[in-house]
């Protein structure tokens, strides 16, 4: 990247540098110099794999150690489709 597949209405921010974008696209609607991407550091949310404990055990539940992921708005809404885990090529 491309195919399978599971979830997407719950949860979670403060600094520093920076200087105008930004929420997948197109349409609204928003956010933004009272500081946007982006980058750092220190949170923090969360059970999708691993690992570990438990249980009535093809299952199930605790658990942020470990590997992702999140951390305005319902995936922000319609449509398209998109993201993120996980296998596989």
């Nucleotide at each position: 990247u491309u195919c399978u597949u599971a979830u997407c209405a719950a949860g979670a921010g403060a600094g520093g540098c920076a200087g105008a974008g930004g929420g997948a696209a197109u349409g609204g609607c928003c956010c933004u110099a009272u500081g946007a991407a982006g980058c750092c550091u220190c949170g923090g949310c969360a059970a999708c794999g691993g690992a570990u404990u438990c249980c009535a055990a093809u299952g199930g539940a605790a658990c942020a150690c470990c590997g992702u992921g999140c951390u305005a708005a319902u995936u922000c809404c319609a449509u398209u489709a998109g993201a993120u885990g996980a296998g596989a090529a």